[in-house]
RNA sequence: UUUUUCCUUCGGGGCAGGGUGAGGCCGCAGGUCCCAAAACGGUGCGGGCGGCCAAUUCCCGAUCGGUGGUGAGUGCCUACCGCACGAGUCCACGAGCCUACCGGGGCGCGCUGCGCCGCGGGCGGCAGGAACUGGUGAGAAUCCAGUACCGACGGUAUAGUCCGGAUGAAAGAAGGAACAC
Numbered sequence: 001u002u003u004u005u006c007c008u009u010c011g012g013g014g015c016a017g018g019g020u021g022a023g024g025c026c027g028c029a030g031g032u033c034c035c036a037a038a039a040c041g042g043u044g045c046g047g048g049c050g051g052c053c054a055a056u057u058c059c060c061g062a063u064c065g066g067u068g069g070u071g072a073g074u075g076c077c078u079a080c081c082g083c084a085c086g087a088g089u090c091c092a093c094g095a096g097c098c099u100a101c102c103g104g105g106g107c108g109c110g111c112u113g114c115g116c117c118g119c120g121g122g123c124g125g126c127a128g129g130a131a132c133u134g135g136u137g138a139g140a141a142u143c144c145a146g147u148a149c150c151g152a153c154g155g156u157a158u159a160g161u162c163c164g165g166a167u168g169a170a171a172g173a174a175g176g177a178a179c180a181c
């Protein structure tokens, strides 16, 4: 110095403030079925009026943006070199779901077998979102301005933002060590 191997650490943010009310609870006067019949009695059912609670999901509005690459740039420096920053929607990656099959655990039974439950791994498969216009300019889906759009699964009154799997995993980043040359 390069390659390989190993180890350690790090590695996701977001509903302010309002509206409506599916539903639920309480009270008041009465209706009705049944029981009882001494008593403005008791149980159930469905409606009326009033009050309270009620969607971070619906509506108005608010707010967030992983990783690598690209990036006609910007800042620091007198300048060069160099360093830092620079795309949610351009190219990719990651996280998700199902599963042949494998492992081991619990329970039950008609018990060298069968069935149910959940945990771990997993061939393969499914899904894998979204941006334009104008300006500048030689050149722009990345700069500036404007207006838009997107966002896994389960739960719950319908979720990018709450709760959960998840004190998890991972794309990757930083550092260290060893071997070899």
Stems, first nucleotide, its partner, number of pairs: 002180001004178007015061001017060003023053006031045002034042002062161002064151002066093004073085004088149002096126003101121003105117005131147005153164003

Annotation:
This is a predicted structure of a 181-nucleotide RNA (FMN riboswitch aptamer (RFN element)) from Alicyclobacillus sp. It was read from a public genome assembly, where an Rfam model found it. The organism belongs to Alicyclobacillus, within Bacteria. It matches the Rfam family "FMN riboswitch aptamer (RFN element)". About the family: The RFN element is a highly conserved domain that is found frequently in the 5'-untranslated regions of prokaryotic mRNAs that encode for flavin mononucleotide (FMN) biosynthesis and transport proteins.